This is a predicted structure of a 500-nucleotide part of an RNA (small-subunit ribosomal RNA, 5' domain) from Amycolatopsis mediterranei. Taxonomically the source falls in Amycolatopsis (Bacteria, Actinomycetota, Actinomycetes, Pseudonocardiales).
[in-house]
Context: one part of a larger RNA
RNA sequence: GGACGAACGCUGGCGGCGUGCUUAACACAUGCAAGUCGAACGAUGAAGCCUUCGGGUGGAUUAGUGGCGAACGGGUGAGUAACACGUGGGUAAUCUGCCCUGCACUCUGGGAUAAGCCUUGGAAACGGGGUCUAAUACCGGAUAUCACAAUCUCUCGCAUGGGGGGUUGUUGAAAGUUCUGGCGGUGCAGGAUGAACCCGCGGCCUAUCAGCUUGUUGGUGGGGUAGUGGCCUACCAAGGCGACGACGGGUAGCCGGCCUGAGAGGGUGACCGGCCACACUGGGACUGAGACACGGCCCAGACUCCUACGGGAGGCAGCAGUGGGGAAUAUUGCACAAUGGGCGCAAGCCUGAUGCAGCGACGCCGCGUGAGGGAUGACGGCCUUCGGGUUGUAAACCUCUUUCGCCAGGGACGAAGCGCAAGUGACGGUACCUGGAUAAGAAGCACCGGCUAACUACGUGCCAGCAGCCGCGGUAAUACGUAGGGUGCGAGCGUUGUCC
Numbered sequence: 001g002g003a004c005g006a007a008c009g010c011u012g013g014c015g016g017c018g019u020g021c022u023u024a025a026c027a028c029a030u031g032c033a034a035g036u037c038g039a040a041c042g043a044u045g046a047a048g049c050c051u052u053c054g055g056g057u058g059g060a061u062u063a064g065u066g067g068c069g070a071a072c073g074g075g076u077g078a079g080u081a082a083c084a085c086g087u088g089g090g091u092a093a094u095c096u097g098c099c100c101u102g103c104a105c106u107c108u109g110g111g112a113u114a115a116g117c118c119u120u121g122g123a124a125a126c127g128g129g130g131u132c133u134a135a136u137a138c139c140g141g142a143u144a145u146c147a148c149a150a151u152c153u154c155u156c157g158c159a160u161g162g163g164g165g166g167u168u169g170u171u172g173a174a175a176g177u178u179c180u181g182g183c184g185g186u187g188c189a190g191g192a193u194g195a196a197c198c199c200g201c202g203g204c205c206u207a208u209c210a211g212c213u214u215g216u217u218g219g220u221g222g223g224g225u226a227g228u229g230g231c232c233u234a235c236c237a238a239g240g241c242g243a244c245g246a247c248g249g250g251u252a253g254c255c256g257g258c259c260u261g262a263g264a265g266g267g268u269g270a271c272c273g274g275c276c277a278c279a280c281u282g283g284g285a286c287u288g289a290g291a292c293a294c295g296g297c298c299c300a301g302a303c304u305c306c307u308a309c310g311g312g313a314g315g316c317a318g319c320a321g322u323g324g325g326g327a328a329u330a331u332u333g334c335a336c337a338a339u340g341g342g343c344g345c346a347a348g349c350c351u352g353a354u355g356c357a358g359c360g361a362c363g364c365c366g367c368g369u370g371a372g373g374g375a376u377g378a379c380g381g382c383c384u385u386c387g388g389g390u391u392g393u394a395a396a397c398c399u400c401u402u403u404c405g406c407c408a409g410g411g412a413c414g415a416a417g418c419g420c421a422a423g424u425g426a427c428g429g430u431a432c433c434u435g436g437a438u439a440a441g442a443a444g445c446a447c448c449g450g451c452u453a454a455c456u457a458c459g460u461g462c463c464a465g466c467a468g469c470c471g472c473g474g475u476a477a478u479a480c481g482u483a484g485g486g487u488g489c490g491a492g493c494g495u496u497g498u499c500c
Base pairs, nucleotide, nucleotide: 001500002499003498004497006496007495008494009493010492013367014366015365016364017363018362019360020359021325026323027322028321030320031319032318035068036067037066040065041064043062048057049056050055075278076277077276085202086201087200088199089198090197091196094195095194099191100190101189102188103187104186105185106184107141108140109139110138116131117130118129119128120127121126146172147170148169149168150167151166152165153164154163155162156161176183177182204250205249206248211241212240213239216238217237218236219235220234221233222232223231253275254274255273256272257268258267259266260265280301281300282299283298284297303314304313305312306311331357333356334355335354339353340351341350342349343348370400371399372398373397380391381390382389383388404441406436407435408434409433410432414427417424418423444489445488446487447486448485449470450469451468455484456483457482458481459480465472466471
């Protein structure tokens, strides 16, 4: 000098764009953050209309069964020195819902159950029993170019081996609905996307850590998995790693990037993007295409709450917000209008993702606080050699302008879309445009001994104090305090901290 997610002191007019718990992965009141589908199903059945007053029609609405989603999106950085990450490869060792392409199919049966009704236990949370019923829920049978086993054969390769065709045997599919436009279901092959596993190389400190290791290293059989593998298990062998730093200890999420620097390098990993890990702490599986699952389940623990003492409920490292910690970090806001996501044929519903608004000079950028004229150089202040000098064209005064702000009127783009149409914008009466009035509402902070731009007076008297270094102050202090003047920067200026 530059930089910062900064803080502190003094000061503070406006706008745009960013950005804002770095500390206690401390504890959390309250609200919201994941639903949707009636075009899968039984049931409930409002308004309206008709009515012979019995009812019919109509379908708004929804608790339940079922489907899809809830594994995305959002948060945090605790753990992790590791194939966690980055980069480059491999899978002939793999899976992949929704989506796209192609081929083939969608035949035929059955028994339940929730809701409902009856009854019953409990303070509650939540249940128990009986009875009735439906399905794209569940379970059979048929068929299937697929799978598996045996066998014949063709072909290819980087080793294990891969691919194609034929025969025989065994097992395994399907679902309907509708407004007749459509939406679906099953099998196989391919694609796309996503995921999983393996390997080479790379990136912290410590030897005041020198030896470490028994599922340990390898093999065989078996199990398990989508799949390779000590991943697990039984047996066998005795191996494996290490001064090119094993093992141990400390610290730490990694990267694209960011800061600095001429570069090499050094530091760093906030915001944004990619990956990983975690979800009160520890463990476990279930469901599923996908989880060992933040707002799912079970167990244990700590903590908090309710209780009729028998028993129950909870998990903000989602968005706000509260307490606490701290030098320190915001609103319990608006809207789904846009973008994106889930469900749905759609209309649409949901969406604290997101779009916006609020607060903070926290940062960057832009603008303003007036412009021109104006000397007998006023008054006042300060200094003075008492002549004067300086503040100073500064003010007053004259002329002019009106940015920003204020008042009034007009007033968007973002709307592509969706919808038969009517209509549909949170931001927002905002941006922007026009008109109006008035210089009117808007300047401070640090420094002035040298480094380092900027000097005098008074007060003080090694006191009070200053100080980044050198050093100032003990009676003439340009170094302390105040004043006048000056210098620098300017809605900021200084200080502190950290990095280069």
Its mean pLDDT, the model's own confidence on a scale to 100, is 84.